[in-house]
């Protein structure tokens, strides 16, 4: 230099032919307990890496770009 993959909650990851962004763990609150842990119930938390475009509508399609990984040279 070229090609491909990945980037979504604090962490690990889903997200179907484009149609209101989710789970587990963690966190907080409550119940239970003499207390803690465990368990149960509930709650909060996201400019979907960034810019632009297409569309009534974009995590999803197109384009540029940034970071990480792999391969080729």
């Nucleotide at each position: 230099g070229c090609u491909g993959g990945c980037g979504u909650a604090g962490c690990u990851c889903a997200g179907u032919u484009g149609g209101u962004a989710g789970a587990g763990c963690a966190g907080c609150u409550g119940a239970c307990u003499u207390g803690u842990a465990a368990u149960c119930a509930g709650c909060g938390g996201g400019u979907c890496g960034g810019g632009g475009g297409u569309u009534c509508a974009a995590c999803u399609c197109c384009u540029c770009u940034c970071g990480c990984c792999a391969g080729c040279u």

This is a predicted structure of a 73-nucleotide RNA (transfer RNA) from a Candidatus Omnitrophota bacterium. It was read from a public genome assembly. It matches the Rfam family "tRNA". Gene Ontology term of the family: triplet codon-amino acid adaptor activity.